RNAcentral holds the full RNA, with entries from ENA.
Predicted 3D model of a 479-nucleotide part of an RNA (small-subunit ribosomal RNA, 3' major domain) from Paenibacillus sp.
It matches the Rfam family "Bacterial small subunit ribosomal RNA".
[in-house]
Context: one part of a larger RNA
RNA sequence: UGACGGGGACCCGCACAAGCAGUGGAGUAUGUGGUUUAAUUCGAAGCAACGCGAAGAACCUUACCAGGUCUUGACAUCCAACUAACGAGGCAGAGAUGCGUCAGGUGCCCUUCGGGGAAAGUUGAGACAGGUGGUGCAUGGUUGUCGUCAGCUCGUGUCGUGAGAUGUUGGGUUAAGUCCCGCAACGAGCGCAACCCUUAUAUUUAGUUGCCAGCACUUCGGGUGGGCACUCUAAAUAGACUGCCGGUGACAAACCGGAGGAAGGUGGGGAUGACGUCAAAUCAUCAUGCCCCUUAUGACCUGGGCUACACACGUACUACAAUGGCCGGUACAACGGGCAGUGAAGCCGCGAGGUGGAACCAAUCCUAAAAAGCCGGUCUCAGUUCGGAUUGCAGGCUGCAACUCGCCUGCAUGAAGUCGGAAUUGCUAGUAAUCGCGGAUCAGCAUGCCGCGGUGAAUACGUUCCCGGGUCUUGUACA
Numbered sequence: 001u002g003a004c005g006g007g008g009a010c011c012c013g014c015a016c017a018a019g020c021a022g023u024g025g026a027g028u029a030u031g032u033g034g035u036u037u038a039a040u041u042c043g044a045a046g047c048a049a050c051g052c053g054a055a056g057a058a059c060c061u062u063a064c065c066a067g068g069u070c071u072u073g074a075c076a077u078c079c080a081a082c083u084a085a086c087g088a089g090g091c092a093g094a095g096a097u098g099c100g101u102c103a104g105g106u107g108c109c110c111u112u113c114g115g116g117g118a119a120a121g122u123u124g125a126g127a128c129a130g131g132u133g134g135u136g137c138a139u140g141g142u143u144g145u146c147g148u149c150a151g152c153u154c155g156u157g158u159c160g161u162g163a164g165a166u167g168u169u170g171g172g173u174u175a176a177g178u179c180c181c182g183c184a185a186c187g188a189g190c191g192c193a194a195c196c197c198u199u200a201u202a203u204u205u206a207g208u209u210g211c212c213a214g215c216a217c218u219u220c221g222g223g224u225g226g227g228c229a230c231u232c233u234a235a236a237u238a239g240a241c242u243g244c245c246g247g248u249g250a251c252a253a254a255c256c257g258g259a260g261g262a263a264g265g266u267g268g269g270g271a272u273g274a275c276g277u278c279a280a281a282u283c284a285u286c287a288u289g290c291c292c293c294u295u296a297u298g299a300c301c302u303g304g305g306c307u308a309c310a311c312a313c314g315u316a317c318u319a320c321a322a323u324g325g326c327c328g329g330u331a332c333a334a335c336g337g338g339c340a341g342u343g344a345a346g347c348c349g350c351g352a353g354g355u356g357g358a359a360c361c362a363a364u365c366c367u368a369a370a371a372a373g374c375c376g377g378u379c380u381c382a383g384u385u386c387g388g389a390u391u392g393c394a395g396g397c398u399g400c401a402a403c404u405c406g407c408c409u410g411c412a413u414g415a416a417g418u419c420g421g422a423a424u425u426g427c428u429a430g431u432a433a434u435c436g437c438g439g440a441u442c443a444g445c446a447u448g449c450c451g452c453g454g455u456g457a458a459u460a461c462g463u464u465c466c467c468g469g470g471u472c473u474u475g476u477a478c479a
């Protein structure tokens, strides 16, 4: 100087407390451990691994296993010889591949018309290729975490023999090393804040969306004429700065209350992550040193596996019902996506779906039905008209192909489950809870992920305690 303390002081955080909803019990989905297996590819491991890499394993993917194959190779450059490239159909085989036939096809540039060249293909020889093989404890790059915590440092000066100290401590204050005052310090840098995006208000500009607002027509649909007032869209501008008033305070910084205002003291949300810590993660995104394999640890194919199942754990979904289930009627969104695409009306089917093909390269058409809600009816507390697992049968869709191993529909079947032990998680407001909708990936497959809107709470006395963090101080046989 740090680190540590079941030392002290001060402060903060959904850290506790006060509340609400959960998890832990059940069934299922998914990840992991373990076990099994020819293989169940590999990585991730307290917080910070475990719906994680994987924004989607039937083949492919695929790295694993079994079998069948290749050896200058599936891919790149160089050399030589030959041939334009390309290409339908046939036979054997699981295919990779092999055999044979040539139906066709002969292009571009230069040319002395002999040929040469570019590009591509076949064969051959070797230099080499190739490796998701090892080492993240050899590395780059990227990322997690403490933590959006308020810290981490430097120059000069001063103090100390020196390591170092001071500044950065102190008194206030703040979300903040934020600001003010004081001070052997005076300044500065990386962080904080602001600048950026979005949301909340208004004005202007603009009107193939919107409006009977005012007028006319109307098949009653903004459908038409007409019009940009309003809604909206998307650009610019304004607006919030403790600016104003009162009080407290050291006449400071600031804090408390108020006015005005759509918004008030960082308005809400996001992006943004200092010096560093964990030899943290990643050699399987990529790059890369060294080591290793080279008729195989490389490459191709078929099939299987990654989907196994006594069990254990994590994360979710669905429930156990009446604030509910079922049936009928009826209302209100936002973000998005669409041409190898989205696909309307109509018709067929109980339904999944089929048919159909209008319209749309989209504020124009489609997806599209929003759901919870509201109105009416029924069920009457039961393992039930709760719950839907499991299984049987019959179908639909995608796709060469749904057996291993997809999703969906109908009929039948109706399991566990009556609110969950010890323990434990999230959340402070348009939040929790609850309800549906969209998108990426994607042929198909979503209870996951990323977004969107609808309905919409309870509680916070307080900081004694648990956890984590910051500042000062103290002890130390620790570095």
Stems, first nucleotide, its partner, number of pairs: 001479002003476003007473007015463002019427005026318008034309002042053002064304007073128001077127002079124005086104001087102001090099003108117003130293002133291003139287002141282003144278001146276001151190006157166003170181003196270004201238007210228001215225003241264001244258005320420001324379007336367003341360002346355003386417001391412007433455007